Predicted 3D model of a 343-nucleotide part of an RNA (large-subunit ribosomal RNA, domain IV) from a metagenome.
Context: one part of a larger RNA
RNA sequence: CGCUGGUAAAGGAACUCGGCAAAUUAACCCCGUAACUUCGGGAAAAGGGGUGCUCCUCAGGGUGAAAGCCCCAGGGAGCCGCAGAGAAAUGGAUCUGGCGACUGUUUACUAAAAACACAGGACUCUGCGAACUCGUAAGAGGAAGUAUAGAGUCUGACGCCUGCCCGGUGUCGGUAGGUUAAGGGAGAGGGUUAGCCCCUUAAAAGGUGAAGCUCGCAACCGAAGCCCCGAUAAACGGCGGCCGUAACUAUGACGGUCCUAAGGUAGCGAAGUUCCUUGUCGGGUAAGUUCCGACCUGCAUGAAUGGCGUAACGACCGGAUCACUGUCUCUACCAGCGACUCG
Numbered sequence: 001c002g003c004u005g006g007u008a009a010a011g012g013a014a015c016u017c018g019g020c021a022a023a024u025u026a027a028c029c030c031c032g033u034a035a036c037u038u039c040g041g042g043a044a045a046a047g048g049g050g051u052g053c054u055c056c057u058c059a060g061g062g063u064g065a066a067a068g069c070c071c072c073a074g075g076g077a078g079c080c081g082c083a084g085a086g087a088a089a090u091g092g093a094u095c096u097g098g099c100g101a102c103u104g105u106u107u108a109c110u111a112a113a114a115a116c117a118c119a120g121g122a123c124u125c126u127g128c129g130a131a132c133u134c135g136u137a138a139g140a141g142g143a144a145g146u147a148u149a150g151a152g153u154c155u156g157a158c159g160c161c162u163g164c165c166c167g168g169u170g171u172c173g174g175u176a177g178g179u180u181a182a183g184g185g186a187g188a189g190g191g192u193u194a195g196c197c198c199c200u201u202a203a204a205a206g207g208u209g210a211a212g213c214u215c216g217c218a219a220c221c222g223a224a225g226c227c228c229c230g231a232u233a234a235a236c237g238g239c240g241g242c243c244g245u246a247a248c249u250a251u252g253a254c255g256g257u258c259c260u261a262a263g264g265u266a267g268c269g270a271a272g273u274u275c276c277u278u279g280u281c282g283g284g285u286a287a288g289u290u291c292c293g294a295c296c297u298g299c300a301u302g303a304a305u306g307g308c309g310u311a312a313c314g315a316c317c318g319g320a321u322c323a324c325u326g327u328c329u330c331u332a333c334c335a336g337c338g339a340c341u342c343g
């Protein structure tokens, strides 16, 4: 000096990112117990008191024939210690926010959470040889089920709710017209050449050229799809700008104008979202970039990518208070084990 423990005057969070760590609390009995609440809870709320041993008295209960044994309450008197749940084990408490309803689940080996799941809600698909999944297939699961079922996606108890936009993308429906593949194919053209023509002494070369074969071309006919027409947002998603205006000022119920598919409704709001920002006001403190309550100027909230509340719950994350403490002022000493010195 380190580690693991122990104790500490006065103060008591001044420590620190943060009461991290430690301390406090603690068992049983009795009294007592608030807001709020989904009436179950909250609750061991909080906050108090008691507890050993001896003697006397004595209610009740179990069992038994009884004696007895066992369980358990009350009253009185006394004894000892600093201390009676005498050791060990054994909740610190309260208030107020955020998030998630809850019990659960998770990154085996740095994350346990506001992430996942969850009952509940909604949409879509599926009529059964179901949809869907695995498999090349046979086949299997779904299911020895049958729409109060099964599958997929989103949301996430409960309460109050869930506005507007279908222009884009997707999905579903429609089919007159447009486009259109393979395929069919009128027709035109190219190659080849039997024949014919020309030329030749003869041949070759040259010209023309039916059928067949062949090579590409091609009017026209041709499904779905796409274009097109419609529906659909608890489908993917989206939800404006400028100017003026009221008899102080300010503000703007009101008006004008441009654009849009439609211009953000209810609610909430400096938010886990607010840049400016330590916004402004109020509260708490002697002093508060955090916190709580408001305001609304929302850089860049907002309704199942759910909105706003919410009792209970949480090894979650903020803020405050009481108690308590070596966290600190500010260190000291003790024990054990190391380190270190000597051997």
Base pairs, nucleotide, nucleotide: 001338002337003336004335005334006333007332008331010329011328014327019324027051028050029049030048031047036041038157052079053078054077055076056075057074060071061070062069063068080084092322093321094320095319096318097317098316099314100313104116105115120155121154122153123152124151125150126149132141133140134139158309159308160307161306163239164238165237168236169235170232171231172230173229174228177227178226179225183221184220187217189215190214191213192212195208196207197206240258241257242256243255244254267301268298279295280294281293282292283291
Source information:
Its mean pLDDT, the model's own confidence on a scale to 100, is 88.